[in-house]
RNA sequence: GUCCCAUCAUGAGCGCCAUGCGCCUGUGAAGCGAAACAGCUUUGCAGGAUAACGAGGAGAGGGGUUUAUCGAAGAUUCGGCGGAUGCCCUUCCGUGCCCGCGGGCAUGUGACACAGCUGACAAAUAUGCGGGCGACCGCAAAACAGAGAGGCUGUGACCGCGAGAA
Numbered sequence: 001g002u003c004c005c006a007u008c009a010u011g012a013g014c015g016c017c018a019u020g021c022g023c024c025u026g027u028g029a030a031g032c033g034a035a036a037c038a039g040c041u042u043u044g045c046a047g048g049a050u051a052a053c054g055a056g057g058a059g060a061g062g063g064g065u066u067u068a069u070c071g072a073a074g075a076u077u078c079g080g081c082g083g084a085u086g087c088c089c090u091u092c093c094g095u096g097c098c099c100g101c102g103g104g105c106a107u108g109u110g111a112c113a114c115a116g117c118u119g120a121c122a123a124a125u126a127u128g129c130g131g132g133c134g135a136c137c138g139c140a141a142a143a144c145a146g147a148g149a150g151g152c153u154g155u156g157a158c159c160g161c162g163a164g165a166a
Base pairs, nucleotide, nucleotide: 014082015081016080017079020078023048024047025046026045027044028043029042030041031040032039053071054070055069059092060091061090062089063088064087065086093108094107095106096105097104099162100161101160102159103158112156113155114154115153116152117151118150127140128139129138130137131136
């Protein structure tokens, strides 16, 4: 230094790169060019680099499904594999519909829906510094989103039985 095994930790816009296009380095071949170089094009081989920037998102179990929310940036952020807090069905436990029970609908602890207003908070890029022959990589401080959550206001929120108040 490499490989294997075990354990622990981390991570969920998260991990990975066997094969592909493109990129870098070295090298071989052919062609163009030329006095000779240089240079250009195509291609083989070997090695390597990159391959999504953050914000938001989980009641518990089972099953199903896959380009599962939002913007930043403008680049291969191409392409592929795996996973996933999304969505659907279902069971259980809660919450709301004045209280209890049963049903129904919605919903998930900041726990109903709709409308208006409000709504803190990002990283990359770029810049600087450092590393690498290079593609690129690491670090630093600053700036700039949207969605959603949340807050306020308004409107609406079922049936049966029982109890209570007016």
The RNA shown here (glmS glucosamine-6-phosphate activated ribozyme aptamer) has 166 nucleotides. Its Rfam family is "glmS glucosamine-6-phosphate activated ribozyme aptamer". It is annotated as a riboswitch. Rfam describes the family as follows. This entry contains a glucosamine-6-phosphate activated ribozyme that is found in the mRNA for GlmS. GlmS is an enzyme that uses fructose-6-phosphate and glutamine to generate glucosamine-6-phosphate.